[in-house]
RNA sequence: GUUGGAUAACGGCACACCUGUCCGAAAGGCAGGGUCGCAAAGCCACCGGUCUAAGGAAUCGCUCAGGGAACGGGCGUCUAGGACAGCGGGGCCACCGGA
Numbered sequence: 001g002u003u004g005g006a007u008a009a010c011g012g013c014a015c016a017c018c019u020g021u022c023c024g025a026a027a028g029g030c031a032g033g034g035u036c037g038c039a040a041a042g043c044c045a046c047c048g049g050u051c052u053a054a055g056g057a058a059u060c061g062c063u064c065a066g067g068g069a070a071c072g073g074g075c076g077u078c079u080a081g082g083a084c085a086g087c088g089g090g091g092c093c094a095c096c097g098g099a
Stems, first nucleotide, its partner, number of pairs: 002099002005096001012038002017033004022029002036086001042092003046089003049084003055079003060076005
C1' cells in the first nucleotide's frame, strides 16, 4: 500500500419503548434511561427514495354562507429551501487483528 472481518483484544454506537418546566409548525432533533441490532449504526443531504408542509401557490374544490356574489377565514390539494446518514448508492476519515 492492497484486501477485508477471526469464536481474539481494547473499546465504541444504540432500534423499539420510557422520561422531559428542552428546540421545532411538523417531520424530526437534543438530553437521560434502554439495548433490537451494527465492522463504519463515524462524518457529509451529492444522486435516488421516504417523511413533514410553517411559509408560499392556483384560474381549483368544500365550507363559514343566508336569494346570489366579491374580499376574507377554515379544511382539502400542490410545493423543501425543513428532515431521515439505523433505506440504497456515492464521497471523506478512522480503531484493532488476519492475509
About this RNA: Predicted 3D model of a 99-nucleotide RNA (c-di-GMP-I riboswitch aptamer) from a Woeseiaceae bacterium. It was read from a public genome assembly, where an Rfam model found it. Rfam family: c-di-GMP-I riboswitch aptamer. Rfam links the family to the GO term cyclic-di-GMP binding. About the family: GEMM was predicted in a large-scale screen for bacterial structured RNA regulatory elements. The model forms 100% of the base pairs in the Rfam consensus. Lineage of the source: Bacteria > Pseudomonadota > Gammaproteobacteria > Woeseiales > Woeseiaceae.